This record gives sequence, structure tokens and C1' cells, in this order.
RNA sequence: CAAUAGAAAUGGCAAACUUGUUGAAAAACAAGGACGCAAAACUAUAGGGGCUAAAGUAAAUCUAUGCCAGCCAGUUGCCUAC
Repeated sequence: CAAUAGAAAUGGCAAACUUGUUGAAAAACAAGGACGCAAAACUAUAGGGGCUAAAGUAAAUCUAUGCCAGCCAGUUGCCUAC
């Protein structure tokens, strides 16, 4: 100096669950709470994948214009022993 690696330190985030609010739902937000995370930071018309179906429809097991980045992905990025 480096990282395809992760022993330590500092700091950070926060699953399930509970309460409240919003929403048709998926889910989101706030508070509590920690299962975990070196990207669990950012990106959702414009890579793949997944969830929901108010509405559409004669009806639907179909369809996103609604969502998920803590599924993969893209972009940026902290520290460092052997």
C1' cells in the first nucleotide's frame, strides 16, 4: 500500500415481536426491542427475482399503476491483526 480476507477497536444499522398511525392489501412510518449485518448505507418506469390485487373484468387462481434493496444485482464507502 492492497483486499477476493475478517482477529481486534471505534462508531453505525436493527429481524421477529409489542404498541400507535397510514393503507384495500402487501407494506411503510414512530416508539420500545435485538435476530443478525462491513455495506443491513443509497438506488424500485428504465437488470433479474419476490409480495399484494384496491381497481379492471361476466368472473378469476389473471393484471401494477402499489410495494420489497435484511433475495441477487448496481453505485458509493469505515477500520485492520496475522
A computed fold for an 82-nucleotide RNA from Aquibacillus halophilus, annotated as c-di-GMP-I riboswitch aptamer. The model forms 94% of the base pairs in the Rfam consensus. The sequence is in RNAcentral, with records from Rfam. Lineage of the source: Bacteria > Bacillota > Caryophanales > Bacillaceae > Aquibacillus. The prediction has a mean pLDDT of 87.